[in-house]
RNA sequence: GGACCCGUAGCUCAGUGGUUAGAGCAGGGGACUCAUAAUCUCUUGGUCGCAGGUUCAAACCCUGCCGGGUCUACCA
Numbered sequence: 001g002g003a004c005c006c007g008u009a010g011c012u013c014a015g016u017g018g019u020u021a022g023a024g025c026a027g028g029g030g031a032c033u034c035a036u037a038a039u040c041u042c043u044u045g046g047u048c049g050c051a052g053g054u055u056c057a058a059a060c061c062c063u064g065c066c067g068g069g070u071c072u073a074c075c076a
Base pairs, nucleotide, nucleotide: 001072002071003070004069005068006067007066010025011024012023013022018056027043028042029041030040031039049065050064051063052062053061
């Protein structure tokens, strides 16, 4: 340099055009308990990497860029 994959909640991930973006864990409140843990319950938390384009409608499709990863080529 080239090819491919990934970027969504604090963490790990799902969601691959159609109303309001979700789960587990974590955080906060409550129940239970003498108390703690465990368990149960409620709940907080999102520029969907950034910018632009297509569309009636974009996390999802297209382009560029940024970051991470895998493979590969070349040079001294």
Annotation: A computed fold for a 76-nucleotide RNA from a Rhodothermales bacterium, annotated as transfer RNA. The coordinates come from a structure-prediction model, not an experiment, and the mean pLDDT is 82. It matches the Rfam family "tRNA". It is annotated as a transfer RNA. The organism belongs to Rhodothermales, within Bacteria.